RNAcentral holds the full RNA, with entries from SILVA. A computed fold for a 470-nucleotide part of an RNA from a lake water metagenome, annotated as small-subunit ribosomal RNA, 3' major domain.
Context: one part of a larger RNA
RNA sequence: UGACGGGGACCCGCACAAGCGGUGGAUGAUGUGGUUUAAUUCGAUGCAACGCGAAAAACCUUACCCACUUUUGACAUGUACGGAAGUUGCCAGAGAUGGCUUCGUGCUCGAAAGAGAGCCGUAACACAGGUGCUGCAUGGCUGUCGUCAGCUCGUGUCGUGAGAUGUUGGGUUAAGUCCCGCAACGAGCGCAACCCUUGUCGUUAUUUAUCUUGUAAAAGUUUUAACGAAACUGCCAGUGAUAAGCUGGAGGAAGGUGGGGAUGACGUCAAGUCCUCAUGGCCCUUAUGAGUGGGGCUACACACGUCAUACAAUGGUCGAUACAGAAGGUUGCCAACCCGCGAGGGGGAGCUAAUCCUAAAAAGUCGAUCGUAGUCCGGAUCGCAGUCUGCAACUCGACUGCGUGAAGUCGGAAUCGCUAGUAAUCGCGGAUCAGCAUGUCGCGGUGAAUACGUUCCCGGGUCUUGUACA
Numbered sequence: 001u002g003a004c005g006g007g008g009a010c011c012c013g014c015a016c017a018a019g020c021g022g023u024g025g026a027u028g029a030u031g032u033g034g035u036u037u038a039a040u041u042c043g044a045u046g047c048a049a050c051g052c053g054a055a056a057a058a059c060c061u062u063a064c065c066c067a068c069u070u071u072u073g074a075c076a077u078g079u080a081c082g083g084a085a086g087u088u089g090c091c092a093g094a095g096a097u098g099g100c101u102u103c104g105u106g107c108u109c110g111a112a113a114g115a116g117a118g119c120c121g122u123a124a125c126a127c128a129g130g131u132g133c134u135g136c137a138u139g140g141c142u143g144u145c146g147u148c149a150g151c152u153c154g155u156g157u158c159g160u161g162a163g164a165u166g167u168u169g170g171g172u173u174a175a176g177u178c179c180c181g182c183a184a185c186g187a188g189c190g191c192a193a194c195c196c197u198u199g200u201c202g203u204u205a206u207u208u209a210u211c212u213u214g215u216a217a218a219a220g221u222u223u224u225a226a227c228g229a230a231a232c233u234g235c236c237a238g239u240g241a242u243a244a245g246c247u248g249g250a251g252g253a254a255g256g257u258g259g260g261g262a263u264g265a266c267g268u269c270a271a272g273u274c275c276u277c278a279u280g281g282c283c284c285u286u287a288u289g290a291g292u293g294g295g296g297c298u299a300c301a302c303a304c305g306u307c308a309u310a311c312a313a314u315g316g317u318c319g320a321u322a323c324a325g326a327a328g329g330u331u332g333c334c335a336a337c338c339c340g341c342g343a344g345g346g347g348g349a350g351c352u353a354a355u356c357c358u359a360a361a362a363a364g365u366c367g368a369u370c371g372u373a374g375u376c377c378g379g380a381u382c383g384c385a386g387u388c389u390g391c392a393a394c395u396c397g398a399c400u401g402c403g404u405g406a407a408g409u410c411g412g413a414a415u416c417g418c419u420a421g422u423a424a425u426c427g428c429g430g431a432u433c434a435g436c437a438u439g440u441c442g443c444g445g446u447g448a449a450u451a452c453g454u455u456c457c458c459g460g461g462u463c464u465u466g467u468a469c470a
Stems, first nucleotide, its partner, number of pairs: 001470002003467003007464007015454002019418005026309008034300002042053002064295007073127001077126002079123005086103001089100004107116003129284002132282003138278002140273003143269001145267001150189006156165003169180003195261004200229006209221001211220003232255001235249005311411001315370007327358003332351002337346003377408001382403007424446007
């Protein structure tokens, strides 16, 4: 000087407390461990791994296993020789591939001969190739403490020196934020502001929205989107040290950082990633490279994490009926209408989209029924029959109809989230995507309770103290 203390003082945070809803019990989904397997590819492992990489494993993906093949190679450059590229059909084979066969002289230069570019084939060698190893050789990117308020420097001064001072102190703040004081005076990276979005208004523009006025032209309205205004403790009162500020009030759409986002200091964890990519070294080179078919990643005594659905009457079922936002659409979204109980099929209008479509919002409201039952709760599992996508749904897709109707009656110890348009609850959309969403990323609808307070638990910050620690 740090670090640590079941030392001290002060302060903060859904840290506790006050509340609301969960997890832990059930069934299922999903990830992981374990076990199994020919293979169950690999990575991630306290917080900070475990619905994570994976924003889609039937084939492909795919890296794994088995079998069949291949060796200048699936891919790149170079040399030589040959051939237009390409294309039709047949045979063998699981296919990769192998064999036979049909048609076929293009482009540029040149009068022609020929040469060249591109592509294909053959040969030999330089080389290619490796999701092989090392994240403890690395770059880049990322997580984390933590959006915590810290981390430093120059000059000066003090100290033999390591260092100190500044950065401590008194107030204050979300903040090393600001004020005052002070052997310090200044400065930098952080904080804040500048950026995006949302909330109010104005100006301008506005068709594809909407209805109101109007005979009409048009005007208005909502909207859209470009610019601007607006909030700064600016004003008033109190308080404070006359300061910084704090408390209350006015006006205002909004009040003291208005709400939300982006933004992550010096550094820590030899944290994560050589399987995004790049890259040193090592290793393989008729194989640890490459191709194909099939299988596996989907196994299942079990254990854990994260979720979905429930256990019902604030509910289930049936009928009627109301109100969003955001987003996507031409290999697409798909209307009206018809068929089907339905998944869906037919049909073909419109739309390159404020025009058309997805599109029904759901919880809600009104009425009816059920009457506390393992039930008209709950829907797992299984049987049969189907639909769709796709070469192909056996391993291994999603959905529909009929039947079947497990567990489950609110969950031990323990533990998680959340302070307002939040929690809880309700549906809608996107990415990925042929198909497949209980995941994820967004969107709106309905819409709470509680916070006395900081003694205690956890994490963090500042000062101080002790130290057998560095």